[in-house]
RNA sequence: GGGCCUUUAGCUCAGUUGGUUAGAGCAACCGGCUCAUAACCGGUCGGUCUAGGGUUCGAGUCCCUAAGGGCCCA
Numbered sequence: 001g002g003g004c005c006u007u008u009a010g011c012u013c014a015g016u017u018g019g020u021u022a023g024a025g026c027a028a029c030c031g032g033c034u035c036a037u038a039a040c041c042g043g044u045c046g047g048u049c050u051a052g053g054g055u056u057c058g059a060g061u062c063c064c065u066a067a068g069g070g071c072c073c074a
Stems, first nucleotide, its partner, number of pairs: 001073007010026004019057001028044005050066005
């Protein structure tokens, strides 16, 4: 220098042909259970979906550019 993959909650990740509330598990917090702790059960909290622009009635999803991470080639 070139190519490919990836970026969604504190962490690991889903998200269907673009379609109307953005989710799960773990963590944290509160409660239940227990003599108590763990486990288990219930609940709560937590997001401008990496950034900017474009297309569209409508974008996490499509297009362009940039940035971070990973892999390959040179």
The RNA shown here (transfer RNA) has 74 nucleotides and comes from a Clostridia bacterium. Its Rfam family is "tRNA". The prediction has a mean pLDDT of 81.